[in-house]
Molecule: Guanidine-I riboswitch aptamer
Organism: Nakamurella sp. PAMC28650
RNA sequence: GCGGGGCGCGUCUAGGGUUCCGCCGAUCGUCGGUCUCCAGGGUCUGGAACCGCCGUCGGGCCGCGACCGAGAGAUGCAGGCAGUCCGUCGUCCGGGACUGCUCCACGGCGGGAUAAAAGCCCGGGAGGC
Numbered sequence: 001g002c003g004g005g006g007c008g009c010g011u012c013u014a015g016g017g018u019u020c021c022g023c024c025g026a027u028c029g030u031c032g033g034u035c036u037c038c039a040g041g042g043u044c045u046g047g048a049a050c051c052g053c054c055g056u057c058g059g060g061c062c063g064c065g066a067c068c069g070a071g072a073g074a075u076g077c078a079g080g081c082a083g084u085c086c087g088u089c090g091u092c093c094g095g096g097a098c099u100g101c102u103c104c105a106c107g108g109c110g111g112g113a114u115a116a117a118a119g120c121c122c123g124g125g126a127g128g129c
Base pairs, nucleotide, nucleotide: 008077009076010075011074012073015068016067020065021063022062023059024058025057026056027055029054031052032051033050034049036048037047038046039045040044079102080101081100082099083098084097085096086095104124106127110122111121112120
């Protein structure tokens, strides 16, 4: 200098928003209710007011419900490498079990997905040291 590997997956967390579920508020259309009021009429009807369910709208400085979720977070599995043992008459190749190792890591703007956002994806990218 060139090429290759440093990877992949699961569970979770920091973090993230708001589809869904719940929660809060508003609204007053349907329905239901009311020791309330009014009118008629006689113990029923209609209207008003209030309350509740459903509906609609709004709220994520509401939920450890659910969802998304890390290269530079945690953990596990698989994989890779090395050693020991098993197995083989012995060697090479290949197989199995166990143990060990599998480092380091500053980082935008912008764009993309999804309902939406993000430490997600572009991306161990650009750039910096």